[in-house]
RNA sequence: GGGACCGUGGCGCAACUGGUAGCGCAACUGCUUUGCAAGCAGAAGGUUGAGAGUUCAAGUCUCUCCGGCUCCA
Repeated sequence: GGGACCGUGGCGCAACUGGUAGCGCAACUGCUUUGCAAGCAGAAGGUUGAGAGUUCAAGUCUCUCCGGCUCCA
C1' cells in the first nucleotide's frame, strides 16, 4: 500500500427480507438476614464509532472518514 470481517447501555452479545433497539451479567433501590452472601421484586442506563446520501421510514442499504482484528505485499 491492497483485500476480508467487526464497531449497538459499564461488560458480553441479539435485533429475520428496512418498520418504534432487546437479553444476560455488573452497578442502584427495596424485601428477606443479627450481618454478609445467595434468592425475590423494582427502577435506571443507548440517538447503534463520526458525517453524508437513498427512503414515508435506516442498527440494517450506498459513500467518505476513524478505530480494532486478520490476510496478502